[in-house]
RNA sequence: GGGCGCAUAGCUCAGUGGUAGAGCACUCGGCUUACAACCGAGACGCCGGUGGUUCGAAUCCGCCUGCGCCCACCA
Numbered sequence: 001g002g003g004c005g006c007a008u009a010g011c012u013c014a015g016u017g018g019u020a021g022a023g024c025a026c027u028c029g030g031c032u033u034a035c036a037a038c039c040g041a042g043a044c045g046c047c048g049g050u051g052g053u054u055c056g057a058a059u060c061c062g063c064c065u066g067c068g069c070c071c072a073c074c075a
Stems, first nucleotide, its partner, number of pairs: 001071007010024004018055001026042005048064005
């Protein structure tokens, strides 16, 4: 320098055009002598940034940033 992939909740991930979900973790309640487990409820993200396409974008396209993998170059 070129190519590819990834970026969504505190963590691990799903969602692939119609205003976002699961598990774990967290908070409250139940159960227990108590703790854990288990059961019920709740809070937590406007989706890496910026433009574009569209009636509508986490989702499609361009650029940028970060991370990972592969290839090439450099003496």

A computed fold for a 75-nucleotide RNA from a Streptosporangiaceae bacterium, annotated as transfer RNA. Rfam family: tRNA. Rfam classes the family as a transfer RNA. The RNAcentral record of the sequence draws on ENA. The organism belongs to Streptosporangiaceae, within Bacteria.